[in-house]
A computed fold for an 86-nucleotide RNA, annotated as c-di-GMP-I riboswitch aptamer.
It was read from a public genome assembly, where an Rfam model found it.
RNA sequence: CUGCAUAUUGGGCAAACUUAUCGAAAGGUAAGGACGCAAAGCCACGGGUCUAAAAUCCGCAGGGAUCAUGACAGCCGGUUGCCACG
Numbered sequence: 001c002u003g004c005a006u007a008u009u010g011g012g013c014a015a016a017c018u019u020a021u022c023g024a025a026a027g028g029u030a031a032g033g034a035c036g037c038a039a040a041g042c043c044a045c046g047g048g049u050c051u052a053a054a055a056u057c058c059g060c061a062g063g064g065a066u067c068a069u070g071a072c073a074g075c076c077g078g079u080u081g082c083c084a085c086g
Base pairs, nucleotide, nucleotide: 002086003085012037013036017032018031019030020029021028022027035074041079042078043077046076047075048072049071050070055066056065057064058063
């Protein structure tokens, strides 16, 4: 410098669910909890997914449609990188 096939010690993260709280929602945060993870570190500028408050349109009305300016990194992608080992 490079690979991440295989193995292990120490450590790391934490799905579902529960409680509290913020939010219109999606979802976030904190505590508990572990399904899993060798990038489950970081990035919402690319693709994708979720939501639809406001706005616009339709409707006599109840309501309906569109839409991200709201989210998701544990979907793909981008980017950085420790130890052991080769």